[in-house]
Background:
SAM riboswitch aptamer (S box leader) from Salimicrobium flavidum, 112 nucleotides, folded computationally. Model confidence (mean pLDDT): 81 of 100.

RNA sequence: CUCUUAUCAAGAGCGGCUGAGGGAAUAGGCCCUGUGAAGCCCGGCAACCUUCAAACAUCGGUUUGAAAAGGUGCUAACUCCUACAGAUCUUUUACGAUCUGAGAGAUAAGAG
Numbered sequence: 001c002u003c004u005u006a007u008c009a010a011g012a013g014c015g016g017c018u019g020a021g022g023g024a025a026u027a028g029g030c031c032c033u034g035u036g037a038a039g040c041c042c043g044g045c046a047a048c049c050u051u052c053a054a055a056c057a058u059c060g061g062u063u064u065g066a067a068a069a070g071g072u073g074c075u076a077a078c079u080c081c082u083a084c085a086g087a088u089c090u091u092u093u094a095c096g097a098u099c100u101g102a103g104a105g106a107u108a109a110g111a112g
Base pairs, nucleotide, nucleotide: 001112002111003110004109005108006107007106008105013042015041016040017039021032022031023030026083027082028081029080043075044074045073048071049070050067051066052065053064054063055062056061079104084101085100086099087098088097089096
């Protein structure tokens, strides 16, 4: 980097260092930010991998519950919102609103 599977509406600091940008990319919007962005450290959250227990099983596992030492991850806003398709509502149409799906993306586990 590519592929497969799962998840993406919950949760998490009024700490330290530092010092100007940040919210994935493109476009449009809307935001955060010297009352301190990004980054690093510490703290925290969660429970994918992991461990334990119980039940079930087609004996490959599955489900439920608990734990948090280790490997990751996360710690403004739904993945900040929209981009493509469909449905419904409104409207003369368009615009707009809501919902569903796709696409893109993120994270984990596995494979190449």